Notes:
The RNA shown here (Bacterial RNase P class A) has 366 nucleotides and comes from an Acidobacteriota bacterium. It is recorded under the gene name rnpB. The organism belongs to Acidobacteriota, within Bacteria.
[in-house]
RNA sequence: CCUGCCGGACGGGCAGUCGCUGGCGGGAAACCGCGAGAGGAAAGUCCGGUCUCCAUAGGGCAACGUGCCGGCUAACGGCCGGGGAGGCGCUCUCAAAGGGCGUUUCACGGAUAGUGCCACAGAAAACGUACCGCCGGGCGAAAGUCCGGUAAGGGUGAAAAGGUGCGGUAAGAGCGCACCGCGGCGCGAGCGAUCGUGCUGGCAGGGAAAACCCCACGCGGAGCAAGACCAAAUAGGGGAGGAUGCGGCGGCCCGCCGCGCCAACACUCCCGGGUAGGUUGCUGGAGCCGCGCAGCAAUGCGCGGCCUAGAGGAAUGACUGUCGCCCUAACGGGUACAGAAACCGGCUUACAGGCCGACAGGCUCC
Numbered sequence: 001c002c003u004g005c006c007g008g009a010c011g012g013g014c015a016g017u018c019g020c021u022g023g024c025g026g027g028a029a030a031c032c033g034c035g036a037g038a039g040g041a042a043a044g045u046c047c048g049g050u051c052u053c054c055a056u057a058g059g060g061c062a063a064c065g066u067g068c069c070g071g072c073u074a075a076c077g078g079c080c081g082g083g084g085a086g087g088c089g090c091u092c093u094c095a096a097a098g099g100g101c102g103u104u105u106c107a108c109g110g111a112u113a114g115u116g117c118c119a120c121a122g123a124a125a126a127c128g129u130a131c132c133g134c135c136g137g138g139c140g141a142a143a144g145u146c147c148g149g150u151a152a153g154g155g156u157g158a159a160a161a162g163g164u165g166c167g168g169u170a171a172g173a174g175c176g177c178a179c180c181g182c183g184g185c186g187c188g189a190g191c192g193a194u195c196g197u198g199c200u201g202g203c204a205g206g207g208a209a210a211a212c213c214c215c216a217c218g219c220g221g222a223g224c225a226a227g228a229c230c231a232a233a234u235a236g237g238g239g240a241g242g243a244u245g246c247g248g249c250g251g252c253c254c255g256c257c258g259c260g261c262c263a264a265c266a267c268u269c270c271c272g273g274g275u276a277g278g279u280u281g282c283u284g285g286a287g288c289c290g291c292g293c294a295g296c297a298a299u300g301c302g303c304g305g306c307c308u309a310g311a312g313g314a315a316u317g318a319c320u321g322u323c324g325c326c327c328u329a330a331c332g333g334g335u336a337c338a339g340a341a342a343c344c345g346g347c348u349u350a351c352a353g354g355c356c357g358a359c360a361g362g363c364u365c366c
Stems, first nucleotide, its partner, number of pairs: 001362004006357003010353001012323007020037002023034004039337001043348002046346005051223004064218004068082005083108001084106009109214002114212002117207002131154002133150007162180006181203001182201008227280004237271005245259005287306008324335004
């Protein structure tokens, strides 16, 4: 320098004109001035929380979710670190086996708790079994056939009842032995997952829990159109009042007293619920930036500085000039994905282009 892969940060700049939504100031008003105004994903709404209302004595079951270990966090299915298993690369080694380093992936609790499943092929898919083969014996001239042993070899399959080697045997076989693997019992290291190692058992226990299931842990529901406040017209609900009746006093009226009716209609006033409408929730917060300290890191703590949309049928726009980048011979054209809706932490998905860093490989120079 090139290529690959991973991670981080950016994702048009400047100037002008006219608009839109909030804030502040001035003005009686019209209006004027100043300043602010989308993202890394605002997206999908997948996970976790704050907040609000409803439900709820306590506990349990069911359902659902999560699942190696430790840490971080308000919390998480997130993040960081570690362990184990697999892939790739480099390296140690003559080589293989094996080890070391780097990088990357993993729904990574339990398969001796139980039940069930393993297509096709194959003798047999888990109570073991025998198609070809190998070996022994009988019969037969031979081909072969019958009986028995065996599971080393072939074959089937995604997977075949430990693997490699030596011994052993009629042929074989953990039948015996060494190493590896596995089970049991210890010891050491580690908070732990786990790792190392000793003794012991010839080996019992194939896979799959992304089948049911078992174990551990978590979990009430709905969501800002949550919820709270003010509250018109019209219609409807409840209550109160007066008037319209009869009788008496009286010649009559008004008036007063008593009784009755207060059913219906209409009137006045009051009360309460709801709708339209308005206000609030509403943006100063697990906030952003810088520095220092602790920690491998995620992250935490301290100090200093800053205020950075808050609308609500929903503003954040349009145009011009110029610069940058891409295509084109030029004219000219294009400039990614995408648009907040209570807020926050994650995950996932989309994304033209260039920048920075780590790792690996190749080439070149000193």

It matches the Rfam family "Bacterial RNase P class A". By type it is a ribozyme. Rfam links the family to the GO terms tRNA processing, ribonuclease P activity and dimeric ribonuclease P complex. The RNAcentral record of the sequence draws on ENA.